[in-house]
RNA sequence: GCCGGUGUGGUGGAAUGGUAGACACGGCGGACUUAAAAUCCUCUGGUAGCAAUACCGUACCGGUUCGAGUCCGGUCACCGGCA
Numbered sequence: 001g002c003c004g005g006u007g008u009g010g011u012g013g014a015a016u017g018g019u020a021g022a023c024a025c026g027g028c029g030g031a032c033u034u035a036a037a038a039u040c041c042u043c044u045g046g047u048a049g050c051a052a053u054a055c056c057g058u059a060c061c062g063g064u065u066c067g068a069g070u071c072c073g074g075u076c077a078c079c080g081g082c083a
Base pairs, nucleotide, nucleotide: 001082002081003080004079005078006077007076010025011024012023018066026044027043029041030040031039045056046055047054048053059075060074061073062072063071
């Protein structure tokens, strides 16, 4: 240099172009316990706010579309192959 793949909460990951984040781990709080571990229950993306709530969010920038994590183009990072 060329070709292919991957990029989504704190982590692993799911999601057919139609409510983004299922499920699990981790974490906060609670139950149980003399106390813990294990187990069970609730909550758990971010920002602002006392709260209600509002806004933002699928690596980044554009495009297509009524609608994009998903399709198309470009860029970046990582992984693999070829030279």

Predicted 3D model of an 83-nucleotide RNA (transfer RNA) from an uncultured Clostridia bacterium. It matches the Rfam family "tRNA". Rfam describes the family as follows. Transfer RNA (tRNA) molecules are approximately 80 nucleotides in length. It is annotated as a transfer RNA. Gene Ontology term of the family: triplet codon-amino acid adaptor activity. It was read from a public genome assembly.